[in-house]
Model confidence (mean pLDDT): 76 of 100. Bacterial RNase P class A from a marine sediment metagenome, 420 nucleotides, folded computationally. The sequence is in RNAcentral, with records from MGnify. Rfam family: Bacterial RNase P class A. By type it is a ribozyme.
RNA sequence: GUCUGCCGGGCGAUCGCGGCGGAAUGGGCACUGCCCCUCCGUCGAGGAAAGUCCGCACUCCGCAGGGCACGGUGCCGGGUAACACCCGGGACGGCCGGCCGGCAAUGCCGACCCGGCUGUCGGACAGGGCCACAGAAACAGACGGCCAGAGCUGCGGUUCUGGUCAUGGUGAAAAGGUGGUGUAAGAGACCACCGGCGCGGGCAGCGAUGCCCGCGGCCAGGCAACCCCGAUCGGGAGCAAGGCCAAGCAGAGACGAGGUGCGGCCCGCACCGUUUGAGUCUCGGGUAGGCUGCACGAGGCGGCCGGAGACGGCCGUCCCAGAUAGAUGAUCGCCCAGGUGGCGGCGGGACAGGAUGACGCGGUACGCCGUGUAAACUGGCCCCGGCCCACCGGACAGAAUGCGGCUUACAGGCAGGCCU
Numbered sequence: 001g002u003c004u005g006c007c008g009g010g011c012g013a014u015c016g017c018g019g020c021g022g023a024a025u026g027g028g029c030a031c032u033g034c035c036c037c038u039c040c041g042u043c044g045a046g047g048a049a050a051g052u053c054c055g056c057a058c059u060c061c062g063c064a065g066g067g068c069a070c071g072g073u074g075c076c077g078g079g080u081a082a083c084a085c086c087c088g089g090g091a092c093g094g095c096c097g098g099c100c101g102g103c104a105a106u107g108c109c110g111a112c113c114c115g116g117c118u119g120u121c122g123g124a125c126a127g128g129g130c131c132a133c134a135g136a137a138a139c140a141g142a143c144g145g146c147c148a149g150a151g152c153u154g155c156g157g158u159u160c161u162g163g164u165c166a167u168g169g170u171g172a173a174a175a176g177g178u179g180g181u182g183u184a185a186g187a188g189a190c191c192a193c194c195g196g197c198g199c200g201g202g203c204a205g206c207g208a209u210g211c212c213c214g215c216g217g218c219c220a221g222g223c224a225a226c227c228c229c230g231a232u233c234g235g236g237a238g239c240a241a242g243g244c245c246a247a248g249c250a251g252a253g254a255c256g257a258g259g260u261g262c263g264g265c266c267c268g269c270a271c272c273g274u275u276u277g278a279g280u281c282u283c284g285g286g287u288a289g290g291c292u293g294c295a296c297g298a299g300g301c302g303g304c305c306g307g308a309g310a311c312g313g314c315c316g317u318c319c320c321a322g323a324u325a326g327a328u329g330a331u332c333g334c335c336c337a338g339g340u341g342g343c344g345g346c347g348g349g350a351c352a353g354g355a356u357g358a359c360g361c362g363g364u365a366c367g368c369c370g371u372g373u374a375a376a377c378u379g380g381c382c383c384c385g386g387c388c389c390a391c392c393g394g395a396c397a398g399a400a401u402g403c404g405g406c407u408u409a410c411a412g413g414c415a416g417g418c419c420u
Base pairs, nucleotide, nucleotide: 001418002417003416004415005414006413007412009335010334011333012332013331014330015329017044018043019042020041021040022039023038026036027035028034029033046396050407051406053405054404055403056402057401058238059237060236061235070234071233072232073231075089076088077087078086079085090121091120092119093118094117095116096115097114098113100110101109102108103107122229123228127227128226129223130222131221143168144167145164146163147162148161149160150159151158152157176194177193178192179191180190181189195219196218197216198215199214200213201212202211203210204209242292243291244290245289251283252282253281254280255279258272259271260270261269262268299318300317301316302315303314304313305312306311336394338392339391340390341389342388344387346385347384348383349382351379352378353377358373359372360371361370362369363368
């Protein structure tokens, strides 16, 4: 650097919020139960709670059987409740490295094979459609060139018709490659070898597929994330699902002559009623609202076993958010990562001095010459790593029926594979 897995602040104190359980005093409703307040105990977001892209559970509706339409999926085997997910494998590519080889060699290039990372995967001889720009042409219709024939000619050429992709140029892509035969010139037109494709067979493998043998000139491209063809799968809507209770208003039925107000009772007064029915009771549907669904689950953690792995089995243990305009927060202290700084101090490294010296080796005219090599110690506006101190400082984000995936966001840290 790249890929994978994991963590994603900790402890304590105080105050506050939501759920559950409990307590006693007080208060409310007016009644043997709820609510409020207070106190105690206990629990209280995530790896993505997000996007709502797939797959399920659950719920209601639908459903003889078959077909059409529509939509999804796509090599093989396995895992799973299921999947567009995961694991292992296959084929074909891409990037990096290794091995080895070549060359015009401080470098460049490259076949097989190996390692890491990564992309794609039914069918292009069922059919239709499309292939930017450039180019004559994007799959066939000849621009230049080459060749043949005919015409014209000022004999240099030029026009028309036909043949031709061997050659030029264009492009992401243009008719298998090399050599030969052949021809007017050419061409798999034909031949040899090589490559690809198809068919048949053998061996290995559960299989995708691999290896080997034989046959066939079959060699005229690509795109299916364009329609399409074939295989296979899929009923619809969703917790605002669904279930229960139920004010008020309206409705139906029965009873019905009184009812309401003026603070308790009587009188009185006022209003509403007595065929246009006040009021009371009952009933069905059901709005607001409430309860439920809704927190024991494809559950978490630990151990053992099976498996290459995804994953599975067994045992033990734990109970772990349920709000409804939506609680899960704030402050302080200590610590843990991390960042910045310090005429701080410690260790290491390189450098400079030590060194015109010392030592080794070689030579020598014995005066020296050449060459190689340290150490203790010393130094600072050098570099690296701990320590100490000060300051800063914790990303992305937040449940709303639940679960499994995918994708996207993410400060910082840990571990491992491969490479440098």